[in-house]
RNA sequence: GCCGCUAUAGCUCAGUGGUAGAGCACACCCUUGGUAAGGGUGGGGUCGCAAGUCCGAUUCUUGCUAGCGGCACCA
Numbered sequence: 001g002c003c004g005c006u007a008u009a010g011c012u013c014a015g016u017g018g019u020a021g022a023g024c025a026c027a028c029c030c031u032u033g034g035u036a037a038g039g040g041u042g043g044g045g046u047c048g049c050a051a052g053u054c055c056g057a058u059u060c061u062u063g064c065u066a067g068c069g070g071c072a073c074c075a
Stems, first nucleotide, its partner, number of pairs: 001071007010024004018055001026042005048064005
């Protein structure tokens, strides 16, 4: 330098044009003599950044950034 994959809640991930979810974690409540386990409720996200297409973009297209992998080049 080229190619591919990935980027969504604190963490691990799902979702894939119609306005964002799960598990764990966190807070509160129930249960217990108490703890653990279990159950319920709740808070938390400009979906990496910017632009384009579209009535509408997390989703499609382009560029950029970061991470991972492969190939090439130089020494």
Molecule: transfer RNA
Organism: Candidatus Gastranaerophilales bacterium HUM_10